[in-house]
Overview: RNAcentral holds the full RNA, with entries from ENA and SILVA. Predicted 3D model of a 453-nucleotide part of an RNA (small-subunit ribosomal RNA, 3' major domain) from an uncultured bacterium. The coordinates come from a structure-prediction model, not an experiment, and the mean pLDDT is 83.
Context: one part of a larger RNA
RNA sequence: AGGCGGGGGAACACACAAGCAGUGGAUUGUCUAGAUUAAUUGGAUAAUAAGCCAAAAAUCUCACCUAGGCUUGACAUCCUAAGAAAAGUUUUGUAAUGAAACCGUGCCUUCGGGAACUUAGUGACAGGCGCUGCACGGUCGUCGUCAGCUCGUGCCGCAAGGUGUCCAGUUAAGUCUGGUAACGAGCGCAACCCUUGUCGUAUGUUAGAAUGUCAUACGAGACUGCCUGGGCAACCAGGAGGAAGGAGAGGAUGACGUCAGAUCAUCAUGGCCCUUAUGCCUAGGGCUUCAUAGACAAUACAAUGGGUAGUACAAUGGGAAGCGAAGUCGUGAGGCUGAGCAAAUCUCGAAAGCUAUCCUCAGUUCGGAUUGUAGUCUGGAACUCGACUACAUGAAGUUGGAAUUGCUAGUAAUGGUGGAUCAGAAUGCCACCGUGAAUAUGUCCCUGUUCCU
Numbered sequence: 001a002g003g004c005g006g007g008g009g010a011a012c013a014c015a016c017a018a019g020c021a022g023u024g025g026a027u028u029g030u031c032u033a034g035a036u037u038a039a040u041u042g043g044a045u046a047a048u049a050a051g052c053c054a055a056a057a058a059u060c061u062c063a064c065c066u067a068g069g070c071u072u073g074a075c076a077u078c079c080u081a082a083g084a085a086a087a088g089u090u091u092u093g094u095a096a097u098g099a100a101a102c103c104g105u106g107c108c109u110u111c112g113g114g115a116a117c118u119u120a121g122u123g124a125c126a127g128g129c130g131c132u133g134c135a136c137g138g139u140c141g142u143c144g145u146c147a148g149c150u151c152g153u154g155c156c157g158c159a160a161g162g163u164g165u166c167c168a169g170u171u172a173a174g175u176c177u178g179g180u181a182a183c184g185a186g187c188g189c190a191a192c193c194c195u196u197g198u199c200g201u202a203u204g205u206u207a208g209a210a211u212g213u214c215a216u217a218c219g220a221g222a223c224u225g226c227c228u229g230g231g232c233a234a235c236c237a238g239g240a241g242g243a244a245g246g247a248g249a250g251g252a253u254g255a256c257g258u259c260a261g262a263u264c265a266u267c268a269u270g271g272c273c274c275u276u277a278u279g280c281c282u283a284g285g286g287c288u289u290c291a292u293a294g295a296c297a298a299u300a301c302a303a304u305g306g307g308u309a310g311u312a313c314a315a316u317g318g319g320a321a322g323c324g325a326a327g328u329c330g331u332g333a334g335g336c337u338g339a340g341c342a343a344a345u346c347u348c349g350a351a352a353g354c355u356a357u358c359c360u361c362a363g364u365u366c367g368g369a370u371u372g373u374a375g376u377c378u379g380g381a382a383c384u385c386g387a388c389u390a391c392a393u394g395a396a397g398u399u400g401g402a403a404u405u406g407c408u409a410g411u412a413a414u415g416g417u418g419g420a421u422c423a424g425a426a427u428g429c430c431a432c433c434g435u436g437a438a439u440a441u442g443u444c445c446c447u448g449u450u451c452c453u
Stems, first nucleotide, its partner, number of pairs: 007453007015443002019407005026299008034290002042053002064285007073125001077124002079121005089100003107114002127274002130272003137267001138263003141259001143257001148187006154163003166179004193251004198220007223245001226239005301400001305359007317348003322341002327336003366397001371392007413435007
């Protein structure tokens, strides 16, 4: 000078408390450990791993295993020789590959040749998702959107260093004010940026027409500006007006640094290692196994519900090898046909809700796992190993021990919808709208953080 304390003081945060809904028990899904395996590729492991890398493992992906092949190589540059090249045909083989015949000379040219491509040869080299994230760059997580971290000059101290950054207030804030051997400054805070809430003006297609909604652009509006009280001030409490009030709400934005945190498998890269293999090609298999354990979700255990019939209201978005209306066939998944639309024009589109009625507390008209049969769709191919439909089947489960998670308002909870990835394949992820609460007296305690001592 720091760190730490089951020392003290001050303050803060869904940290606790007050509440609401859960997890922990059941079944299923996904991930992980372990076990198994020829292989079950690799990484991530308290907070900061575990629906994570992976915004899609049938082939491909693919890194793993088995088998079959190649060795200047699938890819790049250079040298020599020959030939234009490429496509197609036959044949071998699961394929990679091997063999054969056929075909035929284009472009530039100073007619020597050259560019590009193929084959053969030679070695320099290629290649490596091989090792080291404890050699590194870059990127990311975390403390933490916490209020801190420093510098110049001056002053104090022999010096390390201190002061400033402290004290009294105040704030979300080292925010601001007053005091003060300090005076200033920088990175952070705040503001500038985006979205949203109110109003005005202008314009507007895709509408039969018009107002409005809407869309686009430019403005206005909020500043403790006004009033009352407190205070030296900063500021605080209340009030008025107002769509909005004291940071209006949400987002983006992450200081100096910490954890030798994560990543050599995005990429880049030092060193080491492999070089007829740790490189390359192909087929099949595997990553999908299953006594068990963990994590996160989905669905339930029902009457605030389940079934049947009728009926109402969205938003964000997507669409050409696409979205696909209307019609029609099928109980259905879906099929046939195909209008319109590169889209404010066409198209994909709600559910909870409301009305009526049945069920009457039961392992049930709850619940839907599992299994059988028959199908649909995608795709070259659904056996290992896809999604969906119909009929049949109808497990566990009657609200969950110790413990533990999220959330303060259009939030929690609940209902559906869209998108990325994508041929197909979400209970995941990222967004969107509908319905829409309860509680907060507060800071004694738990967890963590900041400041002074």